[in-house]
RNA sequence: GUCCCGUUCGUCUAGCCCGGUCUAGGACACAGCCCUUUCAAGGCUGCAGCACGGGUUCGAAUCCCGUACGGGACG
Repeated sequence: GUCCCGUUCGUCUAGCCCGGUCUAGGACACAGCCCUUUCAAGGCUGCAGCACGGGUUCGAAUCCCGUACGGGACG
């Protein structure tokens, strides 16, 4: 330098191929409440996310282009 892959709540992860918003789901963590004499466990609720910019489209986490970061192959 060329090409390929990845980036989603605090952490891990599903969804992406095949667009239809389903409340963007789940687990752990955290907070509140219930339960309990108290704690733990359990139950309920909350919290918080699509790397960034642009494009296509009636509609984009999903498709396209660029950028950033990480990983890989070749030279």